This is a predicted structure of a 1455-nucleotide RNA (small-subunit ribosomal RNA) from Stenotrophomonas maltophilia. Its Rfam family is "Bacterial small subunit ribosomal RNA". Gene Ontology terms of the family: ribosome and structural constituent of ribosome.
[in-house]
RNA sequence: GGCCGAUUGGGGUGGCUACACGUGCAGUCGCACGGCAGCACAGGAGAGCUUGCUCUCUGGGUGGCGAGUGGCGCACGGGUGAGGAAUACAUCGGAAUCUACUUUUUCGUGGGGGAUAACGUAGGGAAACUUACGCUAAUACCGCAUACGACCUACGGGUGAAAGCAGGGGAUCUUCGGACCUUGCGCGAUUGAAUGAGCCGAUGUCGGAUUAGCCGGUCGUCGGGGUAGGUGCCCGCGAAGGCGACGGUCCGCAUCUGGUCGUGAGAGUAUGAUCAGCCACACCUGAACUGAGACACGGUCCGUCCUCCUACGGGAGGCGGGAGUGGGGAAUAUUGGACCAUGGGCGCAAGCCUGAUCCAGCCAUACCGCGUGGGUGGAGGAGGCCUUCGGGUUGUGAAGCCCUUUUGUUGGGAGAGAAAUCCAGCUGGUUAAUCCCCGGUUGGGAUGACGGUACCCAAAGAAUAAGCACCGGCUAACCUCGUGCCAGCAGCGGCGGUAAUACGAAGGGUGCAAGCGUUACUCGGAACUACUGGGCGUAGAGCGUGCGUAGGUGGUCGUUUAAGUCCGUUGUGAAAGCCCUGGGCUCAACCUGGGAACUGCAGUGUAUACUGGGCGACUAGAGUGUGGUAGAGGGUAGCGGAACUCCUGGUGUAGCAGUGAAAUGCGUAGAGAUCAGGAGGAACAUCCAUGGGAGGAGGGCAGCUACGUGGACCAACACUGACACUGAGGCACGAAAGCGUGGGGAGCAAACCGGAUUAGAUCCCCUGGUAGCGCACGCCCUAAACGAUGCGAACUGGAAUGUUGGGUGCAAUAUGGCACGGAGUACCGAAGCUAACGCGUUAAGUCCGGCGGCUGGGGAGUACGGCCGCAAGACUGAAACUCCAAGGAAUUGCCGGGGGCCGGCACACGCGUUGGAGUAUGUGGUUUAAUUCGAUUCCACGCGGAGAACCUUACCUGGCCUUGGCAUGUCGAGAACUUCCCAGAGAUUGAUUGGUGCCUCCGGGAACUCUGACCCAGGUUCCGGAUGUCUUUCGUCAGGUCGUGUCGUGAGAUGUUGGGUUAAGUCCCGCAACGAGCGCAACCCUUGUCCUUAGUUGCCAGCACGUAAUGGUGGGAACUCUAAGGAGACCGCCGGUGACAAACCGGAGGAAGGUGGGGAUGACGUCAAGUCAUCAUGGCCCUUACGGCCAGGGCUACACACGUACUACAAUGGUAGGGACAGAGGGCUGCAAGCCGGCGACGGUAAGCCAAUCCCAGAAACCCUAUCUCAGUCCGGAUUGGAGUCUGCAACUCGACUCCAUGAAGUCGGAAUCGCUAGUAAUCGCAGAUCAGCAUUGCUGCGGUGAAUACGUUCCCGGGCCUUGUACACACCGCCCGUCACACCAUGGGAGUUUGUUGCACCAGAAGCAGGUAGCUUAACCUUCGGGAGGCGCUGCCACGGUUGCCGAUUAUCG
Repeated sequence: GGCCGAUUGGGGUGGCUACACGUGCAGUCGCACGGCAGCACAGGAGAGCUUGCUCUCUGGGUGGCGAGUGGCGCACGGGUGAGGAAUACAUCGGAAUCUACUUUUUCGUGGGGGAUAACGUAGGGAAACUUACGCUAAUACCGCAUACGACCUACGGGUGAAAGCAGGGGAUCUUCGGACCUUGCGCGAUUGAAUGAGCCGAUGUCGGAUUAGCCGGUCGUCGGGGUAGGUGCCCGCGAAGGCGACGGUCCGCAUCUGGUCGUGAGAGUAUGAUCAGCCACACCUGAACUGAGACACGGUCCGUCCUCCUACGGGAGGCGGGAGUGGGGAAUAUUGGACCAUGGGCGCAAGCCUGAUCCAGCCAUACCGCGUGGGUGGAGGAGGCCUUCGGGUUGUGAAGCCCUUUUGUUGGGAGAGAAAUCCAGCUGGUUAAUCCCCGGUUGGGAUGACGGUACCCAAAGAAUAAGCACCGGCUAACCUCGUGCCAGCAGCGGCGGUAAUACGAAGGGUGCAAGCGUUACUCGGAACUACUGGGCGUAGAGCGUGCGUAGGUGGUCGUUUAAGUCCGUUGUGAAAGCCCUGGGCUCAACCUGGGAACUGCAGUGUAUACUGGGCGACUAGAGUGUGGUAGAGGGUAGCGGAACUCCUGGUGUAGCAGUGAAAUGCGUAGAGAUCAGGAGGAACAUCCAUGGGAGGAGGGCAGCUACGUGGACCAACACUGACACUGAGGCACGAAAGCGUGGGGAGCAAACCGGAUUAGAUCCCCUGGUAGCGCACGCCCUAAACGAUGCGAACUGGAAUGUUGGGUGCAAUAUGGCACGGAGUACCGAAGCUAACGCGUUAAGUCCGGCGGCUGGGGAGUACGGCCGCAAGACUGAAACUCCAAGGAAUUGCCGGGGGCCGGCACACGCGUUGGAGUAUGUGGUUUAAUUCGAUUCCACGCGGAGAACCUUACCUGGCCUUGGCAUGUCGAGAACUUCCCAGAGAUUGAUUGGUGCCUCCGGGAACUCUGACCCAGGUUCCGGAUGUCUUUCGUCAGGUCGUGUCGUGAGAUGUUGGGUUAAGUCCCGCAACGAGCGCAACCCUUGUCCUUAGUUGCCAGCACGUAAUGGUGGGAACUCUAAGGAGACCGCCGGUGACAAACCGGAGGAAGGUGGGGAUGACGUCAAGUCAUCAUGGCCCUUACGGCCAGGGCUACACACGUACUACAAUGGUAGGGACAGAGGGCUGCAAGCCGGCGACGGUAAGCCAAUCCCAGAAACCCUAUCUCAGUCCGGAUUGGAGUCUGCAACUCGACUCCAUGAAGUCGGAAUCGCUAGUAAUCGCAGAUCAGCAUUGCUGCGGUGAAUACGUUCCCGGGCCUUGUACACACCGCCCGUCACACCAUGGGAGUUUGUUGCACCAGAAGCAGGUAGCUUAACCUUCGGGAGGCGCUGCCACGGUUGCCGAUUAUCG
């Protein structure tokens, strides 16, 4: 939040506030008393009359009773949790106390007095209330007597109490009231008990050390005072103590406990509602009075605050009692009934009071129980939803039929909570008593809020009764539509960008159910605080190192003790609750009996192994002594040589120095070089070594000598006798840099100045150069101070390998060999450990004892505070805020201006281009009605398009059609079809001629045409990021995988790596691998050689015929060729190299030699590569239009830019004439010879050819001859004018070609860039597809001529394998750092500002009160009659309050 059957199911609960509160609700006793306002009744008087009734007056005499005096209660019960960290609570103890009512013991209760309320009179005031005078009572008050116990004492003594009331009555007395007696109640004193209360001690009880020192009545003694009582509780004197790292003091927060149908396996952790125990509080403070008990919730006084009344003078009040109201809040109930039961107060009692309590009301707040129906029912209805359109599902669900009646409704019946008090009888006690009173017993009557109850019976009737959340995973449950990173969801990761099981809705499903979901909180999971039960080499974490205090821990034996420990026992651990087991409500929840438990604390008695305490021994730990040994261990003083720089002098001349290259710099005033002499400071060559080794706690330590000095090791013995280990605080040392003072300064060198480099260069490089580095003294105290590994002890494989310094034994000529054992220091490795890497007797293994330090990343080792420092800074050390990661080790990839190896026209070596010009063509851009669409690095751009004038055509403009040009089904009509004419740009429209066909069971049917309606057609509309197919690229690169096994916690690895080799993951060898697929290679096509077969249209050697000439003809089958089949090439052979391999190099033979050349063939995958416009296809969209038809236009535009080509710029050429040689193709809507015409394109005519026959078709470059002679030309051909030809319906936009004329740019092309390794590049022509026509520039093929060069792999590009690093993994086009600008969030500082708490000092002083005082005063009592006790006042203490005190501390706010 919506829903909510029983409108009383049962039982439990109210979890709201110390905010403020209107209204009503909360004592009794007449058996204490005076009384009588009010009510009632005896009695008395009077009146009326109805003569036994009514009325009036009177009446404390009676029942009773307002107000008052008095007693008891009001300190219980009920509420709340503000304060409080100990004056509290819990547990266990203790001694110096009081206790009303109750119970118990003993004694007493005698005799007097004076007042005062009420009341009366008179006043004041609005009220609250109050004043004066007068009267009166008591169980009110005050003396006297008595005094067990109590108190005081000078031990002689003294002080100090009481109250009566009621019932009854035989004697006796009487003033007739009573006295007196008795019973009951009461009163005073007292003993014991019970109950309750007060006090003290021990232990336990939250967080903060960025709170470390605190305390002045403070700690204790003595003596007093005070109290119920012990005590610095208070006071006097003297004394100086008390608490504290086992956490004092301070700050913050907080009722505590039993307990919790909290959680958890437990240990714990969280919590302190209801119920029960204690404490505290009562508007906020202070204070006392009364009382047994209070410093008092519904009492008093004072102060403050707030509210209310008021006549403005004054007064009143305190719901944190039960209801209720306002406000606040996410949120919490009725202004109910009754004293029936249980309990409480008063009372002799009846009884009264009791918002305690018992009940009811409201709320699903929680727990428990019940129902909302049960059975049957398949035409699987209708409807809904989905659908592959067949169906499926909702679903036996509904309807229908047969039953039942809990609950509800109506009617009727009916139990317990209720027996005490009371009354009557009997009896016992008491008594003089039969009275009263008390006890027992028997009988009797009365009493029910709940309650129209529970429960039972009857009637009718399915009648009165189902919702909420969820459905991608965790987590049980799925589809459709809508939406389109929008709206929204979301506990986590995440979902949503047009096919959402995640959004919204629907259908269906799942879960729970009178509930369901959300939110908040707690515990668990979480071994992420680890006692049980964690870790610290690299993830967070070993202090830089040592010495050492407290503390913790501690060798062997004996004895004693019994603190710890173990066992028994006693007390306590309230009840309730939890647990077990019985019982009662129909069950349950709930209630109730019994038990167990409460794991604790205290007392007591045993035990004595272990730990501890005392005592006594021991020597294995530790230390001392003796003798040796090694060492840059530390300190001070002195000495030394080389080098370097500077100075002086000599010789000597032009450079020196420096760098990748230079320059700044030095030098003719003589440098550098060289010789000699001198000065200075710092550091110590050789010896000297394999990654050197030794010593030191670490930092660190290096020439030699001297003098002091610390530690270690070895050997053997002697001595001490646990003297030990660790170590919070503490102390000491502590690289480099830095700081202070003084002196020093050769060289090096932060800063700095110059010179270079560079886009810049506050860098790297160079010339210089100051602090500083060195010394003395004093600070600083940090480092990747690292083995990133704290210290000490013990145990656990290595005849694995070194090395340093001792020792012992054997051997020995020996400095030298061998062996053993101890102390160090390295490396390899077993077990074990580890997340892995790795560690491994020098542990990171197995364990013990101390210490330090860790708990996600950032903020941050920052801020604030403290402390240290001269400063720089060091140590200690947070939070807000923010993220869901940060991090470790290893794996696979990718990447690297990492490494190794390899190959490629990749570079290099060459040849020729492109880029400049003109033109062609494509693209971008722009333009346009449209310039349709797609392709965009390589991998788009002469690409789709193998050919846009119409068509194509998808675009635009205009004109038309709407079941449509096309498909299927249906109804109706008509054969189909066809001729001609009109209008129009045409589509189309109107009119018109001919024609009646085929099959038939005669009903009709098939094909075709038209019309109508509806399912539908249609779409080059969109999504290539929903897809299929096909394709490009890496790349014809050599790779990509699998099975089994093995290794690894795992990701993964191995195989596939390694040594060789290859074009190749090709092959060989080795190997925890062994094998196998896909790729490579081969098989296929073509070409190169030969053979066989077959010879027409091809061929012609030999024979023959013929021609001007020609295989023309006969013939031939040899050759070429054609096209079928074979052969051939395999490192096969030889030599060498190699590992006796694979293979490579060379050679022979051969047409061809090491895949002979070329082609086809493209692994796993990558680019969300391209294509929805080839085709197919899902979804979406259009449906008189995004479909269809037609005409015209456009795709051909043109300031410009780019790509790809052609033609050129010329003499290796142009032009003219002559001459030679191909291959592969095409041809009937075709190719076309020949002949004629035309300068020509071409036209006319026409043989041949469906093709090894005929045609296209006379290839060109080339060769020969001639000419041109370097020029914008006899180069080049664009452009333009004119005239034509051909195709076609049509040549304007917009075709090709021919002729004549015209004759542009261009003289070899900047930066840059492309192709190519041999029959290749270059160059030359030929053919074909498309096609009416249109490419001599595109494309696909074909042949002709025919080179140059490759040293080589450093570099550029892309690729393969191995290895390495990584903070990358949409993978370097990655990731990522800092400043600046703007906005926002959080925090620190900040001149200041506001405020709370608290300390010290001072002022102040209400009420109250023990004290002091003697100013005033005097009902009871005392009095010696003066006065005293007493009272008032003053003083002292003290709450609130105050202080402009240059006061202090601390928290927070704003800035």
Notes:
The RNAcentral record of the sequence draws on ENA and SILVA.